[in-house]
Context: one part of a larger RNA
RNA sequence: UUGGGUUUAAAGGGUGCGUAGGCGGGCUGGUAAGUCAGCGGUGAAACGCAGGUGCUCAACACCUGACCUGCCGUUGAAACUGCCGGUCUUGAAUGCGGAUGCUGUGGGAGGAAUGUGUGGUGUAGCGGUGAAAUGCAUAGAUAUCACACAGAACACCGAUUGCGAAGGCAUCUCACAAAUCCGUAAUUGACGCUGAGGCACGAAAGUGCGGGGAUCGAACAGGAUUAGAUACCCUGGUAGUCCGCACAGUAAACGAUGAUAACUCGCUGUCGGCGAUAGACGGUCGGCGGGCCAAGCGAAAGCGAUAAGUUAUCCACCUGGGGAGUACGACCGCAAGGUUGAAACUC
Numbered sequence: 001u002u003g004g005g006u007u008u009a010a011a012g013g014g015u016g017c018g019u020a021g022g023c024g025g026g027c028u029g030g031u032a033a034g035u036c037a038g039c040g041g042u043g044a045a046a047c048g049c050a051g052g053u054g055c056u057c058a059a060c061a062c063c064u065g066a067c068c069u070g071c072c073g074u075u076g077a078a079a080c081u082g083c084c085g086g087u088c089u090u091g092a093a094u095g096c097g098g099a100u101g102c103u104g105u106g107g108g109a110g111g112a113a114u115g116u117g118u119g120g121u122g123u124a125g126c127g128g129u130g131a132a133a134u135g136c137a138u139a140g141a142u143a144u145c146a147c148a149c150a151g152a153a154c155a156c157c158g159a160u161u162g163c164g165a166a167g168g169c170a171u172c173u174c175a176c177a178a179a180u181c182c183g184u185a186a187u188u189g190a191c192g193c194u195g196a197g198g199c200a201c202g203a204a205a206g207u208g209c210g211g212g213g214a215u216c217g218a219a220c221a222g223g224a225u226u227a228g229a230u231a232c233c234c235u236g237g238u239a240g241u242c243c244g245c246a247c248a249g250u251a252a253a254c255g256a257u258g259a260u261a262a263c264u265c266g267c268u269g270u271c272g273g274c275g276a277u278a279g280a281c282g283g284u285c286g287g288c289g290g291g292c293c294a295a296g297c298g299a300a301a302g303c304g305a306u307a308a309g310u311u312a313u314c315c316a317c318c319u320g321g322g323g324a325g326u327a328c329g330a331c332c333g334c335a336a337g338g339u340u341g342a343a344a345c346u347c
Stems, first nucleotide, its partner, number of pairs: 004318003007301002012315001014201004021194003025088007033081002035077008049065006091191001092188003095184006103177007110154001114150008125136002162169002206247006216240001220236004258314006266292003271287001273284002296303002320347003329340004
């Protein structure tokens, strides 16, 4: 490379937008680049192949033929692809009417809990554990009541629920913004799909500067445990945890399952529209999120209209284990480090 693969054996990019590129709906006219056919030219010889001939055979040599799959020219064909033109509405998008949600951003508000402060009541313990001790407390703690302040998170509802491209999102409320779904079929008329590079977003931890600091709490200190205990348990506790701006760019970023489109037996629960009606249930459409299964697939586990089934297009990735996601180089970063990514050697 061909081929074969990518849920779990190696392998789906963390996610989206999108450039180039690749691929692309129905009807119709033209063109003739690809495509197909005829003819002409060329395609050296040798070699190889087929038939034959000559050395006594063979090797070897010679003759003839086919072949030389190609290229160029020319004359045609027009189904398919391309190109140019016309047209259509089912793909796609827009409009109009409704619906939905923990979707995003920025304000405002709330109660419980925790901690602290002040004051009151009150007195000897509190706290903690397997048991203790460190710790706190007669300078009045713990407990309890009142008031005040601070920061962070939002019990119940809560669910196999909902929303978002993913990361993720949950007290209430307002504003702004976006999205999805249904209905309608008014508008455009293939405007589409995918997407190497690129750009944007991207949990937690981490970094820089400035705030904030209630709780929890790496590091650290002490007390225990233990043979030891750089741990598990306990008492404290800094960074951090929170906010703003900037960076970082990774995760078991998981459904370990790329995106889009089409097709393929049923049962069942549930979310949201439509229609109908007032008893609902069945119906329909569409979307979403579950369970069980037919066919089929699969090494099996299992998947099974939310496919891992049957097809098409595009992208990404894999090619024995270790060495190694390491070294070197390059790019990015303040750093931590990230991205790209080998080999020797060894089994």
Molecule: small-subunit ribosomal RNA, central domain
Organism: uncultured bacterium